[in-house]
Molecule: transfer RNA
Organism: uncultured Rhodospirillales bacterium
RNA sequence: GGGCGGUUAGCUCAGCGGUAGAGCGUCUCGUUUACACCGAGAGGGCCGGCGGUUCGAACCCGUCACCGCCCA
Repeated sequence: GGGCGGUUAGCUCAGCGGUAGAGCGUCUCGUUUACACCGAGAGGGCCGGCGGUUCGAACCCGUCACCGCCCA
């Protein structure tokens, strides 16, 4: 330098253009002598940045940044 894949909650990851989710973790309450387990609830996201297409974009297109793999 070229090709491919990835970037979404604190972590690991879903999400076929129409209200952003799960598990784990965190916090509160219940339960317990207490802790753990278990049950109920809560908080946490401008979906990597910018631009374009569209009535409407996490999703499609372009570009940039970062991470990984391959080729040279």